RNA sequence: GGGUAGAUAGCUCAGCAGGUAGAGCAUGCGACUGAAAAUCGCAGGGUCCCCGGUUCGAUCCCGGGUCUGCCCA
Repeated sequence: GGGUAGAUAGCUCAGCAGGUAGAGCAUGCGACUGAAAAUCGCAGGGUCCCCGGUUCGAUCCCGGGUCUGCCCA
């Protein structure tokens, strides 16, 4: 330098033909217990890497960047 996969919550990741985003863990509160742990319930938490474009509407499609892994040179 070329190709390819990825970037979504604090962490690990879903989101399968475009319709305003979820799970587990963690955190807080509650239930349970004499008190804890475990378990169960509830809640908070996201400008979906950035900048443009297409569209009534973009995490998703198109273009250009940044970063990471792998392959080729």
Background: Transfer RNA from Telmatocola sphagniphila, 73 nucleotides, folded computationally. RNAcentral holds the sequence, with entries from ENA and Rfam. The coordinates come from a structure-prediction model, not an experiment, and the mean pLDDT is 84. The organism belongs to Telmatocola, within Bacteria. Its Rfam family is "tRNA". By type it is a transfer RNA. Gene Ontology term of the family: triplet codon-amino acid adaptor activity.